[in-house]
Annotation: A computed fold for a 528-nucleotide part of an RNA from an uncultured prokaryote, annotated as small-subunit ribosomal RNA, 5' domain. RNAcentral holds the full RNA, with entries from ENA. Its mean pLDDT, the model's own confidence on a scale to 100, is 83.
Context: one part of a larger RNA
RNA sequence: GAUUGAACGCUGGCGGCAUGCUUAACACAUGCAAGUCGAGCGGUAACAGGCCCCUUCGGGGGCGCUGACGAGCGGCGGACGGGUGAGUAACGCGUAGGAAUCUGCCCAGUAGAGGGGGAUAGCCCGGGGAAACCCGGAUUAAUACCGCAUACGCCCUAAGGGGGAAAGUGGGCCUCUGCUUGCAAGCUCACGCCGAUGGAUGAGCCUACGUCCGAUUAGCUUGUUGGUGGGGUAAUGGCCUACCAAGGCGACGAUCGGUAGCUGGUCUGAGAGGAUGAUCAGCCACACUGGGACUGAGACACGGCCCAGACUCCUACGGGAGGCAGCAGUGGGGAAUAUUGGACAAUGGGGGCAACCCUGAUCCAGCGAUGCCGCGUGUGUGAAGAAGGCCUUCGGGUUGUAAAACUCUUUCACCGGUGAAGGGUACUGUUCGCUAAUAUCGGAUAAGUAUUGACGUUACCCACAGAAGAAGCACCGGCUAACUCCGUGCCAGCAGCCGCGGUAAUACGGAGGGUGCAAGCGUUAAUC
Numbered sequence: 001g002a003u004u005g006a007a008c009g010c011u012g013g014c015g016g017c018a019u020g021c022u023u024a025a026c027a028c029a030u031g032c033a034a035g036u037c038g039a040g041c042g043g044u045a046a047c048a049g050g051c052c053c054c055u056u057c058g059g060g061g062g063c064g065c066u067g068a069c070g071a072g073c074g075g076c077g078g079a080c081g082g083g084u085g086a087g088u089a090a091c092g093c094g095u096a097g098g099a100a101u102c103u104g105c106c107c108a109g110u111a112g113a114g115g116g117g118g119a120u121a122g123c124c125c126g127g128g129g130a131a132a133c134c135c136g137g138a139u140u141a142a143u144a145c146c147g148c149a150u151a152c153g154c155c156c157u158a159a160g161g162g163g164g165a166a167a168g169u170g171g172g173c174c175u176c177u178g179c180u181u182g183c184a185a186g187c188u189c190a191c192g193c194c195g196a197u198g199g200a201u202g203a204g205c206c207u208a209c210g211u212c213c214g215a216u217u218a219g220c221u222u223g224u225u226g227g228u229g230g231g232g233u234a235a236u237g238g239c240c241u242a243c244c245a246a247g248g249c250g251a252c253g254a255u256c257g258g259u260a261g262c263u264g265g266u267c268u269g270a271g272a273g274g275a276u277g278a279u280c281a282g283c284c285a286c287a288c289u290g291g292g293a294c295u296g297a298g299a300c301a302c303g304g305c306c307c308a309g310a311c312u313c314c315u316a317c318g319g320g321a322g323g324c325a326g327c328a329g330u331g332g333g334g335a336a337u338a339u340u341g342g343a344c345a346a347u348g349g350g351g352g353c354a355a356c357c358c359u360g361a362u363c364c365a366g367c368g369a370u371g372c373c374g375c376g377u378g379u380g381u382g383a384a385g386a387a388g389g390c391c392u393u394c395g396g397g398u399u400g401u402a403a404a405a406c407u408c409u410u411u412c413a414c415c416g417g418u419g420a421a422g423g424g425u426a427c428u429g430u431u432c433g434c435u436a437a438u439a440u441c442g443g444a445u446a447a448g449u450a451u452u453g454a455c456g457u458u459a460c461c462c463a464c465a466g467a468a469g470a471a472g473c474a475c476c477g478g479c480u481a482a483c484u485c486c487g488u489g490c491c492a493g494c495a496g497c498c499g500c501g502g503u504a505a506u507a508c509g510g511a512g513g514g515u516g517c518a519a520g521c522g523u524u525a526a527u528c
Stems, first nucleotide, its partner, number of pairs: 001528004006524005013375006019368002021333001026331003030328003035076003040073002043069002047067003050063005083286003092211007101203002106199003110195001112193001114148001116146002124137005154163003168191006177184003212258003219249003224246008261283004265276004288309005311322004339365001341364003347361001348359004378408001380406002388399004412469001416462002423452006429445005472517005477498003483512005493500002
C1' cells in the first nucleotide's frame, strides 16, 4: 500500500447492489418448512346445494342425489429441494482413463392386455388402557394381493428342456345390437398397465498421478499378501468363508501422532509465489450419540422404523412422548452477526387429465454505514476586509469572500397526483392429427375476449413550498502533508519506531489556526 463475513471508539442525510453466529455439531418454548390424486377404491365425519318429512317459524330430521370431502385402503412423491462442516490425510477431493453394473419418471421403436380366486383396512359390534394405543368378532371394495392361460423376443441350461406378465379409469357418439329411451354392450379419443430392446439422465465400482506438519514416531501387517472351491452383491474384488502357499508395505517416509472437509475460486503480488476455501457453483460427509436393517428404481433415509445411551417432558407409577447442523425465534457462549414479516405474482419442484393444491426452495419486504458504487448537505455576487475569537513587535496580522446582505436554483428528503413492464389460465377463431364423424380429445398458431401482481403508498414521470431538513473524524517533532499561545513542570501524561515531559514543551492537556480523508474517519485483529 492492498484486502476483510470483521469488531471497537466518535460521528451519521438519501439511494442502488451485495452481504450478515467465523464462538457452543451447546440446549431449545411456539408457529410454519411435504404433500397430492375422488379420472384407482369402498364410502359420507364436516360444509354447501337439491328433494322429502316435521315445525313452537328460531329451526329440526331423513336421502351420497350433486358439488365436494374427515378418517381409511391404494398410487406417486417424502432419496429432490433446504442446513451444517463434527468426522475424514482418504480413491474423500481434483485431473485423466477404465470395465464387471443398475437406472422410477422421460424419449424411440416392438409384442401384449384373456380368464378366475381368496383376503383386508374402513364402517358395525364387543373388550382392555390414565394416555399413547391395542385386542377380538362379523362384513366389504379396488389400478391392493394370488394363481391359471398365452411368450416373437427375455432369463437358466446349452441337447432335449425348464421359468416368468398385465389394470383399468374418464370424456364423446348412437353407425350397428339389447333393453327400462338414455343406459349397457359396441366404436372412438385421452391417461394409464405388462414383457423385451435401444437411448437419455442419474448412480455404484476400479486404476494412474496430485493433495498439510512431525523421525524428539522406524519398523508395520495375520483376512494380513496371493491362489483354489464356495457364498454374497445390480456388479469386480478377502467383500465373506474353508483349505493351500508365506507373503504384502516401508528413508521415493510405511506405521503412529497432530491438524484439516476438497475443488472452481478468493486475497495479495510485476511475476514466480504466499495466504485462504464466507457468500455463489461442483463433489463428499453428517442429521441428539452409537448400532441396525426394512421399504423402494434409488436410503441404510434431517422433519421414516427398531435397539441401546445421555438429556427433556407427560403419567393414574403400570407405561408413554421428543430431537431446529430447515425458516423465523429463545436461552447460553462471545468482541460480534438480522424479522417469531408478505406472497406463491414470477422461476423451479411434488402430486393431478386438468382446474388446482402444497412449496420458510424461491421471489420480495424489514433490521445493521458490514462492504462497494452513486448523489446531496447549495449557486453567483459580495471589503465597511464588520463584529467576535486567536496572535501581536500594539503598527497590525489571521480566521476571511468566510459571514451578513442581495440574487438564483430545488437534485435528494417531505407533501400531493399519475402510474408500468411479464408469464399463466379459460373461451372463441384458424390449422394439423386420430376418427365413421367439423362429436370428443390432442398438437401448433397467435387474431380477439375475459381473468390474474406479494413487491406496491414500487420504479419512472408531473406538480407545490422554501436554502429550506442534512458534517464529521483523525492528525500537525522526524519518518509524514500540516504551528502558534496558554496550562503543566521527569508530575499528569504521550508513544508504530526514534523518543517527548525535570519552568518559555511546534511531541502532554486546552484553545486558535492548519493538513488529510469524508458519510464516514480512526484504532485493534488478520493475510500478502